[in-house]
RNA sequence: CUUACACAUGCAAGUCGAAACGGACUCUUUCGGGAGUUAGUGGCGGACGGGUGAGUAACGCGUUGAGGAUCUGCCUACAGGACUGGGAUAGCAUUGGGAAACUGAUGGUAAAACCGGAUGUGCCUUCGGGUGAAAUAUUUAUAGCCUGUAGAUGAGCUCGCGUCAGAUUAGCUAGUUGGUGAGGUAGAGGCUUACCAAGGCGACGAUCUGUAGUUGGUCUGAGAGGAUGACCAGCCACACUGGGACUGAGACACGGCCCAGACUCCUACGGGAGGCAGCAGUGGGGAAUUUUCCGCAAUGGGGGCAACCCUGACGGAGCAAUACCGCGUGAGGGAGGAAGCUUUUUGGAGUGUAAACCUCUUUUCUUAGGGAAGAAGAUGACGGUACCUAGGGAAUCAGCAUCGGCUAACUUCGUGCCAGCAGCCGCGGUAAUACGAGGGAUGCAAGCGUUAUCCGGAAUUAUUGGGCGUAAAGCGUUCGUAGGUGGCUUAAUAAGUCAGUUUUCAAAGAGUCCGGCUCAACCGGAUAAAGGGGAUUGAAACUGUUAGGCUAGAGUUAGGUAGGGGUAAGAGGAAUUCCUAGUGUAGCGGUGAAAUGCGUAGAUAUUAGGAAGAACACCAGUGGCGAAAGCGUCUUACUGGGCCAUAACUGACACUGAGGGACGAAAGCUAGGGGAGCGAAAGGGAUUAGAUACCCCUGUAGUCUUAGCUGUAAACGAUGACAACUAGGUGUUACGCGUAUCGACCCGCGUGGUGCCGUAGCCAACGCGUUAAGUUGUCCGCCUGGGGAGUACGCACGCAAGUGUGAAACUCAAAGGAAUUGACGGGGGCCCGCACAAGCGGUGGAGUAUGUGGUUUAAUUCGAUGCAACGCGAAGAACCUUACCAAGGCUUGACAUGGUGCGAAUUUUCCAGAGAUGGAAAAGUGCCUUCGGGAGCGCACACACAGGUGGUGCAUGGCUGUCGUCGGCUCGUGUCGUGAGAUGUUGGGUUAGGUCCCGCAACGAGCGCAACCCACGUUUUUAGUUGCCAUCAUUCAGUUGGGCACUCUAGAGAGACUGCCGGUGACAAACCGGAGGAAGGUGUGGAUGACGUCAAGUCAGCAUGCCCCUUACGCCUUGGGCUACACACGUACUACAAUGCUAGGGACAAAGGGCAGCCAAUCAGCAAUGACGCGCAAAUCCCAUAAACCUUAGCUCAGUUCAGAUCGUAGGCUGCAACUCGCCUACGUGAAGGCGGAAUCGCUAGUAAUCGCAGGUCAGCAUACUGCGGUGAAUACGUUCCCGGGCCUUGUACACACCGCCCGUCACACCAUGGAGUUGGUCACGCCCGAAGGCUGUUAUCCUAACCUUUCGAAGGGGGGAGACGUCUAAGG
Repeated sequence: CUUACACAUGCAAGUCGAAACGGACUCUUUCGGGAGUUAGUGGCGGACGGGUGAGUAACGCGUUGAGGAUCUGCCUACAGGACUGGGAUAGCAUUGGGAAACUGAUGGUAAAACCGGAUGUGCCUUCGGGUGAAAUAUUUAUAGCCUGUAGAUGAGCUCGCGUCAGAUUAGCUAGUUGGUGAGGUAGAGGCUUACCAAGGCGACGAUCUGUAGUUGGUCUGAGAGGAUGACCAGCCACACUGGGACUGAGACACGGCCCAGACUCCUACGGGAGGCAGCAGUGGGGAAUUUUCCGCAAUGGGGGCAACCCUGACGGAGCAAUACCGCGUGAGGGAGGAAGCUUUUUGGAGUGUAAACCUCUUUUCUUAGGGAAGAAGAUGACGGUACCUAGGGAAUCAGCAUCGGCUAACUUCGUGCCAGCAGCCGCGGUAAUACGAGGGAUGCAAGCGUUAUCCGGAAUUAUUGGGCGUAAAGCGUUCGUAGGUGGCUUAAUAAGUCAGUUUUCAAAGAGUCCGGCUCAACCGGAUAAAGGGGAUUGAAACUGUUAGGCUAGAGUUAGGUAGGGGUAAGAGGAAUUCCUAGUGUAGCGGUGAAAUGCGUAGAUAUUAGGAAGAACACCAGUGGCGAAAGCGUCUUACUGGGCCAUAACUGACACUGAGGGACGAAAGCUAGGGGAGCGAAAGGGAUUAGAUACCCCUGUAGUCUUAGCUGUAAACGAUGACAACUAGGUGUUACGCGUAUCGACCCGCGUGGUGCCGUAGCCAACGCGUUAAGUUGUCCGCCUGGGGAGUACGCACGCAAGUGUGAAACUCAAAGGAAUUGACGGGGGCCCGCACAAGCGGUGGAGUAUGUGGUUUAAUUCGAUGCAACGCGAAGAACCUUACCAAGGCUUGACAUGGUGCGAAUUUUCCAGAGAUGGAAAAGUGCCUUCGGGAGCGCACACACAGGUGGUGCAUGGCUGUCGUCGGCUCGUGUCGUGAGAUGUUGGGUUAGGUCCCGCAACGAGCGCAACCCACGUUUUUAGUUGCCAUCAUUCAGUUGGGCACUCUAGAGAGACUGCCGGUGACAAACCGGAGGAAGGUGUGGAUGACGUCAAGUCAGCAUGCCCCUUACGCCUUGGGCUACACACGUACUACAAUGCUAGGGACAAAGGGCAGCCAAUCAGCAAUGACGCGCAAAUCCCAUAAACCUUAGCUCAGUUCAGAUCGUAGGCUGCAACUCGCCUACGUGAAGGCGGAAUCGCUAGUAAUCGCAGGUCAGCAUACUGCGGUGAAUACGUUCCCGGGCCUUGUACACACCGCCCGUCACACCAUGGAGUUGGUCACGCCCGAAGGCUGUUAUCCUAACCUUUCGAAGGGGGGAGACGUCUAAGG
């Protein structure tokens, strides 16, 4: 550094008095004079120095390359000259006007001020001539003056080259371009003017718009570059804004003048004054930039002979850590290491030799003394400064940022998606190394961190050094202008190129070396190289140019050849629709199914005849042709291009191609024709929640043609054109050749086209690969994050539709490509499961039981919530349990450990109380002992602590559920891939199975599967009580003797392995069938649950981090609650009856349990049960009669002899206690219910269904749960569909993975853009008015000392001036 915003005050340009002038004044005087001051005239200087960067895209600046038509005060050199006259005027005096600024009149006066004449080198000239200068002063030696010629210095002008962005600025220009004459200037010139001509500039970017002072340099960068123009130096421009001239050597003048405008100030209102972008300073603006300082001592400038004066230039000081450099804030010793603080696993660790303490030093500081250089003779602001010496005393001096990664440096507490951090990624939702604080650490250090800007990294505009198949990017195609590029060869030239010499690129700066301040920063001296521009000399390979030659590129002629290449005319058959006529009768048509529609006025169907328009089946082919778009019946006419083969000819004629031209599907537009079929729009019918759609019936534009327009497509190979080079294999098409043939084929070779596969190479990968996306060359087009947007505006084209060109604000941190693994799909293939289907029985309806939700309540404790919560935790809530509520109580506590003291412990009774609890009485006096005491128990006291079913299952362990008993999940090595990953695990078969076999860049292995375990089924053997009884005896009875054959019990074995046979299969694995066998292909059932998923469930089973409560969220007690009840749901039981119910009689189990137990027999009771009491710690005794079943009888289809809810009465049992709230019995009562809507569940064989029994829990309480046996079915065609799962494959814009992702409207807001409008600025142009001033000419007006004439005058002339007219023109309108 922002406001070229406005400025109070002071200063920044004056000087010359003995070498210009006359005065005035002061001091002094020996009155002669002397010394000094300076208002005015005059001279020189105020054009330098100092400031600023508004304007300017320009000969403004740079370059020094070129040029010619110029001036230059002071300075230097040389030459010449300075003669003679004149009239005024300021000051001054007098007197007016005015507030002031200032000014008028009269009088008189000087000069180096002004004017005339002479001379005159010079200048001009038509060569006759014309024009044209001066100044003196004094100290007498100088200074000054005039003219000319040179020089030096400075200045003015012109040209070449270089110098920002925009084409959504493409045409600009009338003094414009040139000429002639004239004018003007110091000077060339349209610089000005008159006339003449019609030029001049521009795609190599004119004009217009925006932005900008420029250069040396500065910052950065490896460089090339990019950005920039503070300080210092050169140039330019400006001086409140705009215009203008005057003076002068020089200005159109920062501290001069005139005018206009804006603003400010003074005023007596009449009129005046002003310009800090000079130095200080003020206000304002702003994130932001200093003292109203000292001095002319130095350097420099102006004036002056000089002394000297002036100088905010300059030299210095002051302010600001703003920057650079240097120095310090102490140094050495000092503990396994104080205190404090932090942390901790409580042991310790860190701060940390740090401190204290001891020894030392004095840079710095302070006090005192001395004291510079800067100064050539004098003179020092800085400054008593730098520096030196002495004394004093560790004394006066450390902060800032950071600590998740990038990036060096970690912990604690607080907070709890809050507060906050953040450059990017991101952090924070109760254990934050990311926020805040503390401790510690790291980095830098009188600084540190942040912010802003520039370069770098960024090869992210790519000249060095990028790209365009799919990421952004090849124009739709072609022809061709300018331009760019271009074959072989000879000669010349020397523009490019290369080399030498020379000149220049100011100084400062940068590089190197040397030196001066104690070092350094800083300053001084010396000096090199590279590079740019110019000049000159040379070289001649390459490029260019000129001249000549060649034939390989390109083209021409001649011969063949294929073709839906193009245009026009004509012809043809099939089909469709329509019309006419015949036959014929009730439907046709259409769809997933229908309806609209057509049809008894005769359709559809069928036969014959006729009409119309459009399109051309088969051939037909990754086949042909064309630049692309595109081209398909046949014939004819006209016509373009390609290819092949062989000769001849031309002789580089070539390639590309900005602008430009032409062609250019479909749709669309204009005008005329045509219109069969199809068919946007439209109508109707369906579908649907709706259906402006998909389906159906109609149907207009259109589709066809002629003449025009439009000019776009996923116009695609998403791949520009041309040329060259770089392995092949295999099709096809056109032509030619051959050693093949009589010939056509076959086969081989060559050229052109068109496909597939593939090597090297390329590619991010996919892929491309002689038809390149490989390796090169030339030219063109295009790209630079996504969205906004191919939008807006502008322009061009178009009849319109629209097309071409083509932004920005704003917004996001991505968008995108290719590939990988999963997941998903109302994608595909294969396979499985009570998944469906086939069956059987249920649930959903009733009553009851039970659980849940909801509601209620003081409390209805808590948890579980799709499958995978809901007869679940709970294998059993009257108290207890119990966690909940109310009330009454306790506070080291109901429970644990530790300390001290007292007491044995303990037992019994009484009183108060709901109880907890409180009080009282009585009994009791233990055990061990080293006699000190100790162990156990109880009480009291104090503190550490106990305690918590309080929170967090989203902090956790453990355990469990689920997918799922589904067949999967992985690893090592190798191989492939840039990589994620793949392979193995895929494929062909097969299996219940990733089970097995075969194949395979894989080879092996692990966890799963299977097997090993248990039970049941067969059998052998051992053993024979409590079990058994065939034989013998015996009894009511295996009761007893006897026996262990059988059953059974429980130990050990055997047995089943696709082992055998046949078939199928691939000679495999395996499957099918069979034999034997008690059992056959996993014999049946169980236990067994891979990697993982669900932040699944559980802090209330247990354990546990953190948080919370601590006379309470802990503990004790009584009572209540968990059992409530308009309702909803789940799971069960009992039923609705005759395959049933009731009554009598009769038969057959297994597995269990039992001493605070099971309880026989007998007796009492209708019964529950009670009394008495045998046996049994159980293969012995008991629970214990199993029931369905069989048989006999009744009931006869009904709310019943079904069903049993509910209620009443009377009893029983357990238990301190049965009211809230248990179970059982008897009698009575006798509700709903007559097989259950939508929907839904289980089950594939000893299964479903049905029947009873037992056990655990438990004082008591079972329709629940866990087991046990009895009776004992039906069905499975099959895998289309529903659900779930597995493997392979495919698509994906999903990865929190389809319960995904995601689009649009609306609501609200107005930040941005747009916006009806409103307002400001800038530029250009037209018109009006027109200041000051210049110029031109005119002027009846007015004024006029110098010269001339003169009659001498208030004279005339000449000349000059003022005013006016004209012209140009700022501001204004």
Predicted 3D model of a 1373-nucleotide RNA (small-subunit ribosomal RNA) from an uncultured bacterium. The sequence is in RNAcentral, with records from ENA, Greengenes and SILVA.